[in-house]
């Protein structure tokens, strides 16, 4: 940084700093914001892919060709990627290049 693949109506917050807009772009709404949003750090939290170990009898839970442990890498913690159109665009992961 370009491409491929997979997912994106579930889930999950306190404090400190900043101090005006923010909710990817563009438009027409909506919704958050000085009772301080967005953003950055700290703890905690969630649990979507990955990687390694344990289990692999069996328990549990559940309603089922299921789900679950431990440690780790990213990632996420207002709403359906807010909704609706435009662009095949956007964010996370994964394996290469």
């Nucleotide at each position: 940084c370009a491409a491929c693949c997979a997912u994106c109506c579930a889930g999950a917050g306190c404090g400190g700093c900043u101090g005006a807009g923010a909710g990817a772009c563009c438009u027409g709404g909506c919704u958050c914001g000085a009772c301080g949003a967005c953003g950055c750090c700290g703890c905690a939290g969630c649990a979507a892919c990955c990687c390694g170990g344990a289990a692999c009898c069996g328990c549990a839970u559940g309603c089922a060709c299921a789900u679950g442990c431990c440690g780790g890498g990213u990632g996420c913690u207002c709403a359906c990627g807010c909704c609706g159109g435009g662009a095949a665009c956007g964010a996370u992961g994964g394996a290469g290049g």
Molecule: SAM riboswitch aptamer (S box leader)
Organism: Nesterenkonia sp.